Two RNAs folded together computationally: RNase P RNA and transfer RNA, 495 nucleotides in total. The prediction has a mean pLDDT of 75. Rfam match: Bacterial RNase P class A. It is annotated as a ribozyme.

RNA sequence: UCAGAGGGCCGGAUGGCCGCUGCCCGUGAGGGUAUCCCACUCUGACGGGGAGAGGAAAGUCCGGGCUCCACAUGAUCGCGGUGCCGGGUAAUGCCCGGCGGGGGCGACCCCAGGGACAGUGCCACAGAAAGCAAACCGCCCCUUAUCGCUGGGCCUUGUCCAGCGAUAAGGGGUAAGGGUGAAAGGGUGCGGUAAGAGCGCACCGCGCGGCCGGUAACGGUCGCGGACGCGGUAAACCCCACCGGGAGCAAGACCGAAUAGGAGCGGUGCGCGGGCUCAAGGCCUAAGCGCAAGGCGGAUCAUGGCCGCCGCUCGGGUUGGUCGCUGGAGGCCGUCGGCGACGGCGGUCCUAGAGGAAUGGCCAUCGCCACCAGGCUUUGCCUGGCGGUACAGAACCCGGCUUACAGGCCCUCUGCCCCU
RNA sequence: GGGCGCUUAGCUCAGCGGGAGAGCACUGCCUUCACACGGCAGGGGUCGCUGGUUCAAUCCCAGCAGCGCCCACCA
Numbered sequence: 001u002c003a004g005a006g007g008g009c010c011g012g013a014u015g016g017c018c019g020c021u022g023c024c025c026g027u028g029a030g031g032g033u034a035u036c037c038c039a040c041u042c043u044g045a046c047g048g049g050g051a052g053a054g055g056a057a058a059g060u061c062c063g064g065g066c067u068c069c070a071c072a073u074g075a076u077c078g079c080g081g082u083g084c085c086g087g088g089u090a091a092u093g094c095c096c097g098g099c100g101g102g103g104g105c106g107a108c109c110c111c112a113g114g115g116a117c118a119g120u121g122c123c124a125c126a127g128a129a130a131g132c133a134a135a136c137c138g139c140c141c142c143u144u145a146u147c148g149c150u151g152g153g154c155c156u157u158g159u160c161c162a163g164c165g166a167u168a169a170g171g172g173g174u175a176a177g178g179g180u181g182a183a184a185g186g187g188u189g190c191g192g193u194a195a196g197a198g199c200g201c202a203c204c205g206c207g208c209g210g211c212c213g214g215u216a217a218c219g220g221u222c223g224c225g226g227a228c229g230c231g232g233u234a235a236a237c238c239c240c241a242c243c244g245g246g247a248g249c250a251a252g253a254c255c256g257a258a259u260a261g262g263a264g265c266g267g268u269g270c271g272c273g274g275g276c277u278c279a280a281g282g283c284c285u286a287a288g289c290g291c292a293a294g295g296c297g298g299a300u301c302a303u304g305g306c307c308g309c310c311g312c313u314c315g316g317g318u319u320g321g322u323c324g325c326u327g328g329a330g331g332c333c334g335u336c337g338g339c340g341a342c343g344g345c346g347g348u349c350c351u352a353g354a355g356g357a358a359u360g361g362c363c364a365u366c367g368c369c370a371c372c373a374g375g376c377u378u379u380g381c382c383u384g385g386c387g388g389u390a391c392a393g394a395a396c397c398c399g400g401c402u403u404a405c406a407g408g409c410c411c412u413c414u415g416c417c418c419c420u
Numbered sequence: 421g422g423g424c425g426c427u428u429a430g431c432u433c434a435g436c437g438g439g440a441g442a443g444c445a446c447u448g449c450c451u452u453c454a455c456a457c458g459g460c461a462g463g464g465g466u467c468g469c470u471g472g473u474u475c476a477a478u479c480c481c482a483g484c485a486g487c488g489c490c491c492a493c494c495a
Base pairs, nucleotide, nucleotide: 002415003414004413005412006411007410008409009408010407012366013365014364015363016362017361018360020052021051023049024048025047026046027045029043030042031041032040033039054391058402059401061400062399063398064397065396066248067247068246069245074301075300076299077298079244080243081242082241083240084098085097086096087095088094099113100111101110102109103108114239115238119237120236121233122232123231136178137177138174139173140172141171142170143169144168145167146166147165148164149163150162151161152160153159154158186204187203188202189201190200191199205228206225207224208223209222210221211220212219213218252323253322254321255320262314263313264312265311266310267309269291270290271289272288274284275283276282277281294307295306296305316494317493318492330349331348332347333346334345335344336343337342367389368388369387371385372384373383374382375381376380421491422490423489424488425487426486427485430444431443432442433441438475446462447461448460449459450458468484469483470482471481472480
């Protein structure tokens, strides 16, 4: 130099003109307090001062604060979430450090990373066989039949016997090889065998146990186990452990104004009432009357509290004001503890808080980037021209994650080549 | 601002781990003098996009994009 890895940061500057939204001060005007003045208050105008978006304000994916719901919870079930170990934190599914596995030459990166001898389900197609395995081809053994060769017996043709080989059929063994598949019931080697096979042995892998190191996950080592092969899938049901009450500032509190404390549907027990039935009794209807058996945002039970039918839908009125509303688990610097996330102490800094809701536009100069042209002391520099300068927009507030982003800066580290 | 749901053929939808489908629409043929109806046959797909789990994803999980629905107070 090139190619990369990790971390942090900025994300236009200055000036002029015209505008926007709150706050404070002043001037003068109008309205209200029955009337005039003072005082108070409201509205709009003018002048001045000062303030006014982000690293993600976004997505609303997690966790909290806060508010209400019975200031919220005892048990069981259900539902949802998380999932190696340890730590940090208000809390987390976030962060830090480690362990294990995988990728990269490396810096470094990725992992929803508990349990598959608790149980259930699924594994399509292909393939012989796919879940307490299986024999299609191949390999091997046995039997039978046929044929060929050799040898022997019988005097010969020929036949019989024995051996070997080939072919065919039948029976059996075999998971080493071929082939199918994502996956075929450990891997390599030696022995062994008719051929083979953990059948035997050595090493590796796997499981169990002991010891050592570590808080732990886990690692190392030794011994035993071939009754050590029943694979995969839990981002399938499930099991185990842990966590979680619900709703959300349109939460909620106060003041004021207005309207119809209206209607329909559904569910529900007892008594009075009504109907069916000869009666006893039973059944049905039923909000007309009384009671409350009851209700209180997953279900049931228990305790205590509140309400006195409950739920759903339609309808009526208003579209006002004040609070909640922003200074907080806050930022920066120093120091101490810690590998670190982070924590303790000290100093210092701070003002959007709104109503559908402002924080903007234009010009000039400069900065940065890309392109074009020209020149020069040509890895580049200078001049001129043209273009670009993102993603995006607070709405109760924080801590994270994720996603979007023109362009640029800084620090540390790795690999290759060259030079010293 | 807050809460929730959906995305599969041109349209409306089913399917929810192994073959991508139904109705209407479209094209061709038959039928008819012609059209409609009817019958037969056929074409048409980035299952919104990207990544992950799995042997295998429309389906399960995560992120993103687009579309849609609901909400205030008083009596």